The RNA shown here (SAM riboswitch aptamer (S box leader)) has 123 nucleotides and comes from Rubrobacter sp. The coordinates come from a structure-prediction model, not an experiment, and the mean pLDDT is 86. NCBI's taxonomy places the organism under Bacteria, Bacillati, Actinomycetota, Rubrobacteraceae, Rubrobacter. The sequence was found by an Rfam model in a public genome assembly.
RNA sequence: CGCUCAUCGAGAGCGGUGGAGGGACGGGCCCUUAGAAGCCGCGGCAACCGGUGGGGCGCGCCGUAAGGCGACAGCUACGUGACAGGUGCCAAAUCCCGCGGGGGAGACUCCGGGAGAUGAGUC
Numbered sequence: 001c002g003c004u005c006a007u008c009g010a011g012a013g014c015g016g017u018g019g020a021g022g023g024a025c026g027g028g029c030c031c032u033u034a035g036a037a038g039c040c041g042c043g044g045c046a047a048c049c050g051g052u053g054g055g056g057c058g059c060g061c062c063g064u065a066a067g068g069c070g071a072c073a074g075c076u077a078c079g080u081g082a083c084a085g086g087u088g089c090c091a092a093a094u095c096c097c098g099c100g101g102g103g104g105a106g107a108c109u110c111c112g113g114g115a116g117a118u119g120a121g122u123c
Stems, first nucleotide, its partner, number of pairs: 002122007013042005021031003025098004043090003048086002050083001051080003055076003059070004094115001099112005
């Protein structure tokens, strides 16, 4: 880089440095010298992976059965960040649209897809 799966209308910013850009791309519309990107420090959000907790399934033993006891490797939903882990994120819905279809006189609106982002997995 590519491929697969999941999620994307919630949430969370200050300081230093730096000086003109930034919001992926194109169009629009925004943000920005009342200071953009990048970098550094500190803080925060979330809960994808990991950790951890009790439950259900499942497992072992006992019992005719109802059920009891045990264990916890596995599956599953849920809880937990006072969990010193791995990422990610902290303007606007992924800022909106971009392709196809439905509704509407129109403004506009709804559904699906594509693209993109993040995580996990994979050659």